[in-house]
RNA sequence: CUCUUAUCAAGAGAGGCGGAGGGACUGGCCCGAAGAUGCCCGGCAACCAACAAGUGGAAGACAUUCGUCAGGUGCUAAAUCCAGCAGAGUUUACUCUGAGAGAUGAGAG
Numbered sequence: 001c002u003c004u005u006a007u008c009a010a011g012a013g014a015g016g017c018g019g020a021g022g023g024a025c026u027g028g029c030c031c032g033a034a035g036a037u038g039c040c041c042g043g044c045a046a047c048c049a050a051c052a053a054g055u056g057g058a059a060g061a062c063a064u065u066c067g068u069c070a071g072g073u074g075c076u077a078a079a080u081c082c083a084g085c086a087g088a089g090u091u092u093a094c095u096c097u098g099a100g101a102g103a104u105g106a107g108a109g
Stems, first nucleotide, its partner, number of pairs: 001109008013041001015040003021031003025084004042076003047072002050068002053065004080101001085098005
């Protein structure tokens, strides 16, 4: 980098460092010198791992469900901030559904 698959409306600091842009892209709309983004610490969560139990199963294989924990990630403004393509409804400007794009985990190349 590509493919497969699951999830994406909840949650998370009056801390330290550091100084200018940041929220993936485009258009909006926002955040930011009353210090954002980022890094550290703290925190949140529970995808994988670990442990324990139930069910299926001949089986200690495997599948699945619930729980505990916090080792590997991840996250810590706004729904993935909203929309970007297609469709449906309708009070014609809104609502809803699906896809696409993106993010993260796990697996494969």